[in-house]
RNA sequence: GCCGAUGUGGUGGAAUUGGCAGACACGCCGCACUCAAAAUGCGGUGCCGCAAGGCUUGCCGGUUCGAGUCCGGCCAUCGGUA
Numbered sequence: 001g002c003c004g005a006u007g008u009g010g011u012g013g014a015a016u017u018g019g020c021a022g023a024c025a026c027g028c029c030g031c032a033c034u035c036a037a038a039a040u041g042c043g044g045u046g047c048c049g050c051a052a053g054g055c056u057u058g059c060c061g062g063u064u065c066g067a068g069u070c071c072g073g074c075c076a077u078c079g080g081u082a
Base pairs, nucleotide, nucleotide: 001081002080003079004078005077006076007075010026011025012024019065027045028044029043030042031041032040046055047054048053058074059073060072061071062070
């Protein structure tokens, strides 16, 4: 250089047929229980905003009524190859 795979909240990881993004788990926060703690149980937990609402899938564009998903370019990591 060429070919291929992967990139999603704080972390792992779903949603691949284009139709509610973040299920589920961990972590974190609050509460209950306890003398206190651990364990356990209950509730909450992407960002901005008082709210209504808006934004968000590596980055920039495109297609579409609608994109994490399809198309183009680029970046990063991993694998293959002369």
Molecule: transfer RNA
Organism: Paenibacillus assamensis DSM 18201